Context: one part of a larger RNA
RNA sequence: UUGGGCGUAAAGCGCGCGCAGGCGGCCGGCAAAGUCGGAUGUGAAAAUCCGGGGCUCAACCCCGGACCUGCAUCCGAUACUGGUCGGCUAGAGGCAGGUAGGGGAGAUCGGAAUUCCUGGUGUAGCGGUGAAAUGCGCAGAUAUCAGGAGGAACACCGGUGGCGAAGGCGGAUCUCUGGGCCUGUUCUGACGCUCAGGCGCGAAAGCUAGGGGAGCGAACAGGAUUAGAUACCCUGGUAGUCCUAGCCGUAAACGAUGGGUGCUAGGUGUGGGGGGUAUUGACCCCCUCCGUGCCGCAGCUAACGCAUUAAGCACCCCGCCUGGGGAGUACGGCCGCAAGGCUAAAACUC
Numbered sequence: 001u002u003g004g005g006c007g008u009a010a011a012g013c014g015c016g017c018g019c020a021g022g023c024g025g026c027c028g029g030c031a032a033a034g035u036c037g038g039a040u041g042u043g044a045a046a047a048u049c050c051g052g053g054g055c056u057c058a059a060c061c062c063c064g065g066a067c068c069u070g071c072a073u074c075c076g077a078u079a080c081u082g083g084u085c086g087g088c089u090a091g092a093g094g095c096a097g098g099u100a101g102g103g104g105a106g107a108u109c110g111g112a113a114u115u116c117c118u119g120g121u122g123u124a125g126c127g128g129u130g131a132a133a134u135g136c137g138c139a140g141a142u143a144u145c146a147g148g149a150g151g152a153a154c155a156c157c158g159g160u161g162g163c164g165a166a167g168g169c170g171g172a173u174c175u176c177u178g179g180g181c182c183u184g185u186u187c188u189g190a191c192g193c194u195c196a197g198g199c200g201c202g203a204a205a206g207c208u209a210g211g212g213g214a215g216c217g218a219a220c221a222g223g224a225u226u227a228g229a230u231a232c233c234c235u236g237g238u239a240g241u242c243c244u245a246g247c248c249g250u251a252a253a254c255g256a257u258g259g260g261u262g263c264u265a266g267g268u269g270u271g272g273g274g275g276g277u278a279u280u281g282a283c284c285c286c287c288u289c290c291g292u293g294c295c296g297c298a299g300c301u302a303a304c305g306c307a308u309u310a311a312g313c314a315c316c317c318c319g320c321c322u323g324g325g326g327a328g329u330a331c332g333g334c335c336g337c338a339a340g341g342c343u344a345a346a347a348c349u350c
Base pairs, nucleotide, nucleotide: 003322004321005320006319007304008303012318014201015200016199017198021194022193023192025088026087027086028085029084030083033081034080035077036076037075038074039073040072041071042070048066049065050064051063052062053061054060091191092188093187094186095184096183097182098181099180103177104176105175106174107173108172109171110154115149116148117147118146119145120144121143125136126135162169163168206247207246208245209244210243211242215241216240220236221235222234223233258317259316260315261314262313263312266295267294268293269292270291271290272289273288274287275286276285299306300305323350324349325348332343333342334341335340
């Protein structure tokens, strides 16, 4: 609990699709539900307020008026909202022609590097650190050359750059596939926005089953350091990291900023498209639409800062906050194989 708020003070659901609900463009007709006016009836008395009166005053009591903000019926109004009918094209969608992209899925291929194996050359060390040691090496290591195996990741390009709703996406080719943007203004004619529940997607870690395992590497072991060193450093190293199928459903899931629409100075980069000017042509220059950065006016802000990608000015819809701790905990419920997740208190205390 009226209200005021949600970038950093408490507060935007991680993201999307979407039923109900809420809200909804321009013009005209009809009816008159909401709405507005009038009339009538009703709205008990007491109480309350105003005026007057009675107890010597007051409390108290009596009389009159108002009030009773409401409801019903009738008559009327039609701007707005709703209803209905008709029309429109500026919202939304379709069509046609272009176009950029690490958007998604599957398959195949490539080179560099690490490791391992085999062989050659070669000999006494290598490795590692602040310094060392553990470790590896005369059973021939390190170094170097050739061949082979296997897994994972893709240097340069690379960008303040691109794509995606978010998570996220980066070697190459092919196949399948989603979305965007621009131009034409040809078609439909408000078909829209948002969205409680619901459904789906959702990094990493973790879980189940089966594969795979090069490098890295929780746990673990050893060597150091240290007063100690269950660490930081070093040598090893299991799970995991990878693939397939299925779970989990969390995060500083961040722009710590929900979505939509309109309006409100500019300047300067950059990505995609269209037009103009110019030219032999590509550039250059100008205009314009979409995206992405920086700077900055008005305005906003507690300040920091934001500032046409708003945190400005407004409207619509959803979510959320309401002192700190207890606590994102207990209990209950739902979900999960588990780990745990979601929902979510109180006592007490400051």
Description
A computed fold for a 350-nucleotide part of an RNA from an uncultured bacterium, annotated as small-subunit ribosomal RNA, central domain. It matches the Rfam family "Bacterial small subunit ribosomal RNA". Model confidence (mean pLDDT): 90 of 100.